RNAcentral holds the sequence, with entries from ENA, Greengenes and SILVA. Small-subunit ribosomal RNA from an uncultured bacterium, 1542 nucleotides, folded computationally. Rfam family: Bacterial small subunit ribosomal RNA. Its family is annotated with ribosome and structural constituent of ribosome in the Gene Ontology.

RNA sequence: AGAGUUUGAUCCUGGCUCAGGACGAACGCUGGCGGCGUGCCUAACACAUGCAAGUCAAGGAGAACACCCCGACUUGUCGGGGUCAGUAAACUGGCGAACGGGUGAGUAACACGUAGGUAACCUGCCCUGGAGAUGGGGAUAUCCCGGCGAAAGCGGGGUUAAUACCGAAUAAUGUCCCGAUCACCUAGGUGAGCGGGAUUAAAGCGGUUCCGCCUUCCGGCGGAUUCGCGCUUCAGGAUGGGCCUGCGUCCGAUUAGUUUGUUGGUGGGGUAAUGGCUCACCAAGGCGAUGAUCGGUAGCUGGUCUGAGAGGAUGAUCAGCCACACUGGAAUUGAGAUACGGUCCAGACUCCUACGGGAGGCAGCAGUGGGGAAUUUUGCGCAAUGGGCGAAAGCCUGACGCAGCAACGCCGCGUGACCGAUGAAGCUUCUCGGAGUGUAAAGGUCUGUCGUGAGGGAAGAAAAAUCCCGACGUGAAUAACCUUGGGACUUGACGGUACCUCACAAGAAAGCACCGGCUAACUUCGUGCCAGCAGCCGCGGUAAUACGAGGGGUGCGAGCGUUGUCCGGAAUCACUGGGCGUAAAGGGUGCGUAGGCGUCCCGGCUAGUUGUUUGUUAAAUCCUCCGGCUCAACCGGAGAGCUGCAAACAAAACUGCCGGGAUAGAGUGUGAGAGAGGAAAGUGGAAUUCCUGGUGUAGCGGUGACAUGCGUAGAUAUCAGGAGGAACACCGAUAGCGAAGGCAGCUUUCUGGCUCAAGACUGACGCUGAGGCACGAAAGCGUGGGGAGCAAACAGGAUUAGAUACCCUGGUAGUCCACGCCGUAAACGAUGAGUACUUGGUGUUGGGGGAUUCGACCCCUUCAGUACCGUAGUUAACGCGUUAAGUACUCCGCCUGGGGACUACGACCGCAAGGUUGUAACUCAAAGGAGUUGACGGGGACCCGCACAAGCGGUGGAACAUGUGGUUUAAUUCGAUGCAACGCGAAGAACCUUACCUGGGCUUGACAUAAUGGUGAAAGUUCUGUGAAAGCAGGACCCUCUGCGAGCUUGCUCAAUGACACUAUUACAGGUGGUGCAUGGCUGUCGUCAGCUCGUGUCGUGAGAUGUUGGGUUAAGUCCCGCAACGAGCGCAACCCUUGUUCUUAGUUACCAGCACGUAAAGGUGGGGACUCUAAGAAUACUGCCUGGGAUAACCAGGAGGAAGGUGGGGAUGAUGUCAAGUCAGUAUGUCCCUUAUGUCCAGGGCUACACACGUGUUACAAUGGCCGGUACAAAGGGUCGCCAACCCGCGAGGGGGAGCUAAUCCCAAAAAACCGGUCCCAGUUCAGAUUGGAGUCUGCAACUCGACUCCAUGAAGGAGGAAUCGCUAGUAAUCGUGGAUCAGCACGCCACGGUGAAUACGUUCCCGGGUCUUGUACACACCGCCCGUCAAGCCAUGGAAGUCAGCAGUACCCAAAGCCGGUGGCCUAACCCGCCAGCUGGCGGGGGGGAGCCGUUUAAGGUAAGGCUGGUAACUAGGGCUAAGUCGUAACAAGGUAACC
Repeated sequence: AGAGUUUGAUCCUGGCUCAGGACGAACGCUGGCGGCGUGCCUAACACAUGCAAGUCAAGGAGAACACCCCGACUUGUCGGGGUCAGUAAACUGGCGAACGGGUGAGUAACACGUAGGUAACCUGCCCUGGAGAUGGGGAUAUCCCGGCGAAAGCGGGGUUAAUACCGAAUAAUGUCCCGAUCACCUAGGUGAGCGGGAUUAAAGCGGUUCCGCCUUCCGGCGGAUUCGCGCUUCAGGAUGGGCCUGCGUCCGAUUAGUUUGUUGGUGGGGUAAUGGCUCACCAAGGCGAUGAUCGGUAGCUGGUCUGAGAGGAUGAUCAGCCACACUGGAAUUGAGAUACGGUCCAGACUCCUACGGGAGGCAGCAGUGGGGAAUUUUGCGCAAUGGGCGAAAGCCUGACGCAGCAACGCCGCGUGACCGAUGAAGCUUCUCGGAGUGUAAAGGUCUGUCGUGAGGGAAGAAAAAUCCCGACGUGAAUAACCUUGGGACUUGACGGUACCUCACAAGAAAGCACCGGCUAACUUCGUGCCAGCAGCCGCGGUAAUACGAGGGGUGCGAGCGUUGUCCGGAAUCACUGGGCGUAAAGGGUGCGUAGGCGUCCCGGCUAGUUGUUUGUUAAAUCCUCCGGCUCAACCGGAGAGCUGCAAACAAAACUGCCGGGAUAGAGUGUGAGAGAGGAAAGUGGAAUUCCUGGUGUAGCGGUGACAUGCGUAGAUAUCAGGAGGAACACCGAUAGCGAAGGCAGCUUUCUGGCUCAAGACUGACGCUGAGGCACGAAAGCGUGGGGAGCAAACAGGAUUAGAUACCCUGGUAGUCCACGCCGUAAACGAUGAGUACUUGGUGUUGGGGGAUUCGACCCCUUCAGUACCGUAGUUAACGCGUUAAGUACUCCGCCUGGGGACUACGACCGCAAGGUUGUAACUCAAAGGAGUUGACGGGGACCCGCACAAGCGGUGGAACAUGUGGUUUAAUUCGAUGCAACGCGAAGAACCUUACCUGGGCUUGACAUAAUGGUGAAAGUUCUGUGAAAGCAGGACCCUCUGCGAGCUUGCUCAAUGACACUAUUACAGGUGGUGCAUGGCUGUCGUCAGCUCGUGUCGUGAGAUGUUGGGUUAAGUCCCGCAACGAGCGCAACCCUUGUUCUUAGUUACCAGCACGUAAAGGUGGGGACUCUAAGAAUACUGCCUGGGAUAACCAGGAGGAAGGUGGGGAUGAUGUCAAGUCAGUAUGUCCCUUAUGUCCAGGGCUACACACGUGUUACAAUGGCCGGUACAAAGGGUCGCCAACCCGCGAGGGGGAGCUAAUCCCAAAAAACCGGUCCCAGUUCAGAUUGGAGUCUGCAACUCGACUCCAUGAAGGAGGAAUCGCUAGUAAUCGUGGAUCAGCACGCCACGGUGAAUACGUUCCCGGGUCUUGUACACACCGCCCGUCAAGCCAUGGAAGUCAGCAGUACCCAAAGCCGGUGGCCUAACCCGCCAGCUGGCGGGGGGGAGCCGUUUAAGGUAAGGCUGGUAACUAGGGCUAAGUCGUAACAAGGUAACC
């Protein structure tokens, strides 16, 4: 830093997706160790159990168990004393419990953050300073007695103490009041003095020393002194808080108005304190488009994650603040609470109960249930740090320190290191050779992290207390105490842990994901649109690098993947940093409010702005450096930074504000001018229609063609007159005017705007414009008119498969007028308004000036419009281009993927129709713009072709042949299927062929190669049985292969081996079995059409273009000319073959002119080389020549000459490509399948079937003919397993015969049509020959299924062929015969050959095919394309809906707990005061003060009522979306067949 994905390809727009990082995570597979962190994100759900807040030389009182001693006596009981012990437990009192710990429900707020204020405040413990602490009183808990209750607990009587409580004294610098002074500053107060008055405090305890008194001799009491702790008051400090303010702090306008203590004032009250905080009265304010109110969501921050940054997201752990403590309400105590482990009340829930009544609150630490994808031990310790109490020892502390569980995260280490093969085995793959795994293993040498065992073994500990030795201070003091130095003593949960040493032994320690592209990494098998994969594109339908498995590889590694979420990439909300002509996006247009922005000069101010300084920006985090754990994570120290806010000072350029001035913007005035600008009134002619009358007669009208319609009741046509409504031909235009919509006969009236000229006046008065207001085509609505023409709806007629359309005939709303609504259009220049700047050309409209003219033009110039072309520039391109889409500025509107959706709900507007505003669910991976190349068009232009036309002959009708379909069959083998399958593969199915069927056999096989074993000499020949044959079973003949060797009888025997055969076995053979959509090769077709490309250059961002287009011309991209192209290649043409003319050469088997011989005749013979011919070579034709046309070119037309003339005729030759065209059955070949069968052999059958349909042919239908007889003339071929002559036989097919011929020699071989003569006489015939009967011939092993031919007999259909359709342009069509391949035989087919031998072509409008250019396109599988809507089916989400259920907030009223406040208080009441009685520490009465109770205000919960908002659900209903092959049509894309669209 980018990548994939829209297309055939391209550029752009635009969405979707991926690669990165992160996490309090979860899930899957796997799992060795350690360090440091982290761990209920869900149910602020409910909680069993234990623990989490106590402590205290102040106070009074004060046990028991146990042990010891004494006494009594009923010898095991009672009584007393001591120790236990001033202990436990409890009580009074002080301090603490408001900290620490948890959670994030609520809260959109001064809650939080930041900067300030408090002259409007408080502050226990702590520190500093001043002053003081005198002297009295009355109670009460504990305790004792007794009562109620199940319990919790609660009354009653009696005794007692205090640092508990209460008077009194003293007191000011405290507080309040009054008077006066100084300083400061502000809200009218603060601070400091002064004078006077009033008022307000206290508590003791523990040590040292000394003295006195008492004593049971232990001790107690009192006084003085001093020390420590505590107490009271005042002032100050520190710390912590309260309150107030500026700024910042989420989403929704489909929430636009809200508020009544509300906003302010005055006066009371209340608070520590300001304040409507509260109350009474007065005023009517306050907030809000800079978003009030309402609704939704949410603890805020330092920070964390991400990012280049700006930003975005987030708010676990740590830290700061806030809020909460079962839910709601309330106060009390206190320095501090409206109090998590306090109180009261109400509610829900749980528990106990004797049913009367009580108890409780884990969002503390553990733990349980539940919820959930998911989150730990009911651990140890106060050793450290910190906290509470205490003088201290100490006690308490689930804060905290540690340990446990969890790969949850980060970091570190290990699972070994070195050597070890041309490389084991296994596995995989294979072209079978090999290759890979792979130095990997094995094996050898070594090490010891970790592990196990043993041994050693820290730091974390320093204080405090006590003791000892010193020093300073207080003190009379060597006492005591404070502070301080040194020493001694003692304390560790973790933990015998970290760490170190030794021993052992490679030993116990590797997985996970991925491998089509993005994205690093490839092969085999299995599967066969199945199973499955998938983040996007997309894989899978028999050769899957994409599924599953194996091998191999890649990545990371004690982890790896997946899922979820956030940021990034995404410049895809764009401040940095985007856009709006056509991709999404300019409001239909104007006027104008708020707002935003705004000309020049001078002076002042300093809010913005800029600079400097100061304060703050907590710590932690981030960054840099240094340091500590072996490193790192982690931790410590120092620094920097925290981009912010505030304050002070300075500057004055710019913005702003104030003052003054100017005139270039804007406007006013003067003079001219053009115009379908607007409104109203009047008026004119042409035309249509209607009415009246005349003339006139049978049609008119309408269409592609008809018909409906009108017309003999007189239409149409024509003439005259009249009526009525609407619109204004020509002028007329790329013209003019208007803000837009829009505006058109003429005249008049009223009226808006614009332009020009001169340059007088005002002096920034300007631009834009959210809301708002006004205007706003057509259609539509309301009321009333009007209505000629036109014309939705409707009717009829046509068209059509249908035709609710297009066409026609009619026709109503409407169109017109007046008034009022509607408020939308493809309201478009698809282009908001304004200002300025930036080369030009041409035309035109309205002014001005110049020059010129008699004048109008023409010309030059300048303003204002309007249109075209075009420079720079710009744009994705198209294009725009002084009228910008260029370059800038200002303001407004709008956009953010397609569909859903110009929709739903809500709101506003409207009489209605409807309009404006405007979602979501769901769904897709695209939708889209511009251009390019093709293809296509019922688009255009040009051109060609037997394409049409002009002709000739056919097919389609008949019979037969042949092929195909279909049907049939045991099988009718297979393939070919529009042109381009169908007399095609097949140049020849009786058996064979043959692949098919039935039946019978064989199994290393009919055929190839190799190996092993056995047999036999092999091979070969032959016979028998059985059988349809194949085969099976058996026999005979042959007895001679080779000879390494060995043995010996030295010429015999045995015999390895090799060749061959059989047999057995193994590899394998074999397959016309599948796949032509895995292939090679070959072929068809467009098409013998003229095209198809490349290199370099140029143009274009690019796909691509240019060249190859254009003007001519050609059969031709053939040639010429032009041209940003210049060249080249494959095609065209030519070169090749054949034919046509001539020449040369050569003459046998061909030929025969002349010469000779010869025959009935005959090149038969000698000869000849002239001719024909044969077969070699050569020549000829090139638009070369002439005339004309043409650009003088290419070329064309005509002519001459010539055998032939413009490619002379014919052939061979087939560019790039298209059709997944055809062929696996011609051969080859990958792969799959069969292997006693899908192989192979054999017999028979079938491919030859037959209701039918089609193609291709043959023969005909006759007289241009048939039949009979006679007479002529070819070419090209074939022939020894052959062609076969003469001659004989047969009516004939043929038979016999055998000459000749390996062929210019012989044979096939007769050419036929033609010609001559005869006959038939228009008929189903003397046409035609099918079919059938009979008899034969030939081939062949064999003609039944199933051959050809011959003869005799038979004699069908057929009388020229409907719609439709084929071939052919000259030696062609037509017609006539001949030959050949295949082949034993079989030809109407195929291939080839010659004979006879026409007609017609005006021409290119049309049909078909093709070529070039151009145009449109939504097609690219390319029109056999694409694609729309209803209906039917399934699924999904949504809207409406009678209702129904739930939640939330509020309003009104009722009831009203606890509590605070107020009132009352007849009842209760120790202290103080007064009085009386009383000689008591007493009693009584009154007062003061206080209280219970009661009443009232307020109020939580609860209840009632009517609505509001939100959500769930619902019969039924509406549209929408999606879904390989449903129905109906054909709307759109081409002129889409009626141009499309709003």